[in-house]
RNA sequence: GCAGCGGUAGUAUAGUGGUAGUAUAUCACCCUGCCACGGUGGUGACCCGGGUUCGAAUCCCGGCCGCUGCA
Numbered sequence: 001g002c003a004g005c006g007g008u009a010g011u012a013u014a015g016u017g018g019u020a021g022u023a024u025a026u027c028a029c030c031c032u033g034c035c036a037c038g039g040u041g042g043u044g045a046c047c048c049g050g051g052u053u054c055g056a057a058u059c060c061c062g063g064c065c066g067c068u069g070c071a
Stems, first nucleotide, its partner, number of pairs: 001070007010024004018054001026042005047063005
């Protein structure tokens, strides 16, 4: 330099055009004599810019970062 794959709550991960989900973490409450475990609930995210579309995490273009392969 070229190609492929990926970038989503603090962390890990799902989501093939129409309400962003799950686990964990965190906070509150319940449970307990206290802690832990357990239960209920809350908070918190689509890498950046542009385009297509009534509507984009999703499709297209460019950029940045990571991994792998080739040179």
Transfer RNA from a Candidatus Woesearchaeota archaeon, 71 nucleotides, folded computationally. It matches the Rfam family "tRNA". Rfam's curators write: Transfer RNA (tRNA) molecules are approximately 80 nucleotides in length. The coordinates come from a structure-prediction model, not an experiment, and the mean pLDDT is 83.